[in-house]
RNA sequence: CAUCAGAAACGGCAAGGUUCUUGAAAAAGUUCCACGCAAAGCCACCGGUCUAAGGAUAUAAAUCUAAGAUAGCGGGGUCGCCUGA
Numbered sequence: 001c002a003u004c005a006g007a008a009a010c011g012g013c014a015a016g017g018u019u020c021u022u023g024a025a026a027a028a029g030u031u032c033c034a035c036g037c038a039a040a041g042c043c044a045c046c047g048g049u050c051u052a053a054g055g056a057u058a059u060a061a062a063u064c065u066a067a068g069a070u071a072g073c074g075g076g077g078u079c080g081c082c083u084g085a
């Protein structure tokens, strides 16, 4: 340096609940706790899922629609920590 593996964890992340904030919503950020995670770091490229403000149809009800969201749904890309072989 490369490949493979994950028993421990110096150190790291944080489902869900709670406080406050942002957003039309989905959801995101934030405080405390901690379900879990060896890429649960980053990127919406592919598939999936959620939402439907705006737009389209419509008398209305409603339906469709991502340029919104999800990387802790899967695949892919990219960078990287510790220990062992």
Base pairs, nucleotide, nucleotide: 003085004084005083006082012037013036016033017032020029021028022027035072041078042077043076045075046074047073048070049069050068054065055064056063057062